Record summary
The RNA shown here (transfer RNA) has 71 nucleotides and comes from a Candidatus Levyibacteriota bacterium. The coordinates come from a structure-prediction model, not an experiment, and the mean pLDDT is 81. Its Rfam family is "tRNA". The family's RNA type in Rfam is transfer RNA. Gene Ontology term of the family: triplet codon-amino acid adaptor activity. It was read from a public genome assembly.
Formats: sequence, structure tokens, C1' cells
RNA sequence: CGGGAUGGAGUAUGACGGUAGUACGUACGCUUCGGGUGCGUAUAGACUGGGUUCAAUUCCCAGCAUCCCGA
Repeated sequence: CGGGAUGGAGUAUGACGGUAGUACGUACGCUUCGGGUGCGUAUAGACUGGGUUCAAUUCCCAGCAUCCCGA
């Protein structure tokens, strides 16, 4: 310098043009003599900007970051 992939709760990940879910974690409560386990409740999210659309996490464009390949 060229090409490709990925970007989502603290972590991992599902879905897909129509409400963003699951598990773990964390906090509180119940359970226990205490801890663990179990149960309940809560917690917190789409990399940035623009476009298409009635509606965008999803489709398109540009940028940014990380990774891979080539030179």
C1' cells in the first nucleotide's frame, strides 16, 4: 500500500427489515447456625456518521478499531 473478516449488557453468544433475547456475572431478598447450592426480583447493550425505508442491530456508503492474507 492492496484485499478480506469482525464490531451487540461486565463476559460469551442467539435472532433477524417490525418489542434486542439467553447464559454466566453483579446487587438485593428468601432458604442455612454460617457458607455453598437452589429460588425470586433487579441490573445493564447495537463502534461512529450519513443514506434507503412507514420502520434499520439487520440493507447500502464512508470512517474508526481489532484480526487475517498478500506485497